[in-house]
Two RNAs folded together computationally: RNase P RNA and transfer RNA, 427 nucleotides in total.
Model confidence (mean pLDDT): 76 of 100.
Rfam match: Bacterial RNase P class A. By type it is a ribozyme. Gene Ontology terms of the family: dimeric ribonuclease P complex, ribonuclease P activity and tRNA processing. Rfam's curators write: Ribonuclease P (RNase P) is a ubiquitous endoribonuclease, found in archaea, bacteria and eukarya as well as chloroplasts and mitochondria.
RNA sequence: UAAGCAAAUCGGAUAGCCGCGGGUAUAUGUUCUAUAUACCUGAGGAAAGUCGGAGCUCCACAGGGCAGGGUGCUGGAUAACGUCCAGUGGGGGCGACCCCAAGGAAAGUGCCACAGAAACAAACCGCCACGGAAGGAUUUAUUCCGUGGUAAGGGUGGAAAGGUGAGGUAAGAGCUCACCAGCGUUUAGGCGACUAAACGGCUAGGUAAACCCCACCCGGAGCAAGACCAAAUAGGGGAACUAGGAAGUGGCCCGCUUCGUUCCCGGGUUAGGUCGCUUGAGGUGUCAGGCAACUGGCAUCCCAGAUAGAUGGCUAUCCUCGACAGAACUCCGCUUACAGAUUUGCUUACUUA
RNA sequence: GGCGGCGUAGCUCAGCUGGCUAGAGCAUACGGUUCAUACCCGUAGGGUCAGGGGUUCGAAUCCCUUCGCCGCUA
Numbered sequence: 001u002a003a004g005c006a007a008a009u010c011g012g013a014u015a016g017c018c019g020c021g022g023g024u025a026u027a028u029g030u031u032c033u034a035u036a037u038a039c040c041u042g043a044g045g046a047a048a049g050u051c052g053g054a055g056c057u058c059c060a061c062a063g064g065g066c067a068g069g070g071u072g073c074u075g076g077a078u079a080a081c082g083u084c085c086a087g088u089g090g091g092g093g094c095g096a097c098c099c100c101a102a103g104g105a106a107a108g109u110g111c112c113a114c115a116g117a118a119a120c121a122a123a124c125c126g127c128c129a130c131g132g133a134a135g136g137a138u139u140u141a142u143u144c145c146g147u148g149g150u151a152a153g154g155g156u157g158g159a160a161a162g163g164u165g166a167g168g169u170a171a172g173a174g175c176u177c178a179c180c181a182g183c184g185u186u187u188a189g190g191c192g193a194c195u196a197a198a199c200g201g202c203u204a205g206g207u208a209a210a211c212c213c214c215a216c217c218c219g220g221a222g223c224a225a226g227a228c229c230a231a232a233u234a235g236g237g238g239a240a241c242u243a244g245g246a247a248g249u250g251g252c253c254c255g256c257u258u259c260g261u262u263c264c265c266g267g268g269u270u271a272g273g274u275c276g277c278u279u280g281a282g283g284u285g286u287c288a289g290g291c292a293a294c295u296g297g298c299a300u301c302c303c304a305g306a307u308a309g310a311u312g313g314c315u316a317u318c319c320u321c322g323a324c325a326g327a328a329c330u331c332c333g334c335u336u337a338c339a340g341a342u343u344u345g346c347u348u349a350c351u352u353a
Numbered sequence: 354g355g356c357g358g359c360g361u362a363g364c365u366c367a368g369c370u371g372g373c374u375a376g377a378g379c380a381u382a383c384g385g386u387u388c389a390u391a392c393c394c395g396u397a398g399g400g401u402c403a404g405g406g407g408u409u410c411g412a413a414u415c416c417c418u419u420c421g422c423c424g425c426u427a
Base pairs, nucleotide, nucleotide: 001349002348003347004346005345006344007343008342009341010340012318013317014316015315016314017313018312020042021041022040023039024038025037026036027035028034044324048335049334051333052332053331054330055329056222057221058220059219063254064253065252066251068218069217070216071215072214073087074086075085076084077083088102089100090099091098092097103213104212108211109210110207111206112205124154125153126150127149128148129147130146131145132144133143134142162180163179164178165177166176167175183200184199185198186197187196188195189194226275227274228273229272236265237264238263239262240261241260245259246258247257248256249255282301283300284299285298286297287296288295289294319322354426355425356424357423358422359421360420363379364378365377366376372410381397382396383395384394385393403419404418405417406416407415
């Protein structure tokens, strides 16, 4: 210098004027509220998708069983998670580094289209042995038929019964041996996943994001949850079921809670207000523990809270001329969108000193 | 705001317990029939199975994620 890898930060800036939401104080008035003035404050890294988890609220402080669903290498973090951190194993890259839903296929069942003899424990061709027949003067050899052995070779397929080589055999074969791969046992290391060495018998196809088995976890609904105030649900007619009943607990049964319950006719009220609503698993700085995720101590700060829904417009100056995009109960994550700018660490190649 | 469901040819739908080349009806084009048109008969074209990734030998189908549309809820 070029090409990359990983992590982090920013997401136009400053000033003035006008307007809008919220809060506090003061004043005015009709003391419910309204208006005016002053001051303070007012979108994001994703506020998004609503994918995972939780807080909070109601129903038993969510209890037992069945069904159903989710997760799935090991250890840790956390309120919790399918998230995060550190490692193990596998895969990719020259490398920095990145990716992986990664338990069990010797518990059982299913499936493996087409092709192929055969898709789980297989004989189509081929090879070999024996018996018979043919042809032939006779024997060997050859051909045909039958019985048996054989997984070395051919062909099919994504996948063919451990791979390569040597010995061995009638022909063959882990039948034997060497190396490699897989499985098991022992020893050593590690909390563990696992790794290394030695020994053993020679073999067990794939698929569990098919059913299933094993281990662990999961009650349901959601702030339009729910609570309070005002008003109202009046009075009435009819029917049914009754405590072995009815309703609620939103998969079913039990259990639990409540007490008359349900339906029809008729009548009335209707988008009222307040709370929930933002001080919280909170932010920033620093110290300590830990490889890290994270945790603890101390100091300091308060940083939107609307309910038809505010955060906008104009002017001036400057620059690199500004992307994706707008809170609606809250928080922790994940995923997705994103013009451009900056910083730190590292890798590879080339050049120069 | 919250919660469910659906995307297959121009239109309406099958196929979704993975398998051979993804089908049917209507529509379109061409040919036949008719004096001509319609009806009818025959043939043909037309598909990123909403997009992307993964599992598998193999994905419209199974899993994850994104996009679009529809419905319910005071």